A computed fold for a 75-nucleotide RNA from candidate division TA06 bacterium DG_24, annotated as transfer RNA.
RNA sequence: GCUGGCGUAACUCAGUGGUAGAGUAGCUGAUUUGUAAUCAGCCAGUCGGGGGUUCGAGUCCCUCCGCCAGCUCCA
Numbered sequence: 001g002c003u004g005g006c007g008u009a010a011c012u013c014a015g016u017g018g019u020a021g022a023g024u025a026g027c028u029g030a031u032u033u034g035u036a037a038u039c040a041g042c043c044a045g046u047c048g049g050g051g052g053u054u055c056g057a058g059u060c061c062c063u064c065c066g067c068c069a070g071c072u073c074c075a
Stems, first nucleotide, its partner, number of pairs: 001071007010024004018055001026042005048064005
C1' cells in the first nucleotide's frame, strides 16, 4: 500500500429500511433473624466521527478514525 471483518448501555452481544433491545453489572423495594439466592421495579445509548441516498438509516452508499486478520511492494 491492497483486501476482508469488527465498532450498538459499564461489560458480553442481538437488532438485514419503519418506536434501539436482551443478559450480566449497578441502584431501590419485597422476601429472610441477617447475608446469599429468588421476585418486582429503576438506571441506563450523540448506534466510532462526518457526509450522502430515502418519506424514513443502527441497517444502504462515500469518506475518515480505531482494533483484528490475510496478502503484496520498497528499504
The RNAcentral record of the sequence draws on ENA and MGnify. Its Rfam family is "tRNA". Rfam links the family to the GO term triplet codon-amino acid adaptor activity.